[in-house]
Molecule: transfer RNA
Organism: Sulfidibacter corallicola
RNA sequence: AGACACGUAGCUCAGGGGUAGAGCACUACCUUGACACGGUAGGGGUCGGCGGUUCAAAUCCGCCCGUGUCUA
Repeated sequence: AGACACGUAGCUCAGGGGUAGAGCACUACCUUGACACGGUAGGGGUCGGCGGUUCAAAUCCGCCCGUGUCUA
């Protein structure tokens, strides 16, 4: 320098045009003498950035940034 893959909650990851989700973690309550487990409810996201396409973009396209792998 080029090719490919990935970037979504604190962490691990789904979601591939039509209201952003799960598990774990966190908070409150129930349960216990207390803890753990379990149950119920809740908080937490400018979906890496900027543009484009579209009635509508986390999703499609372009560029850039970051990470990983490969080639030279």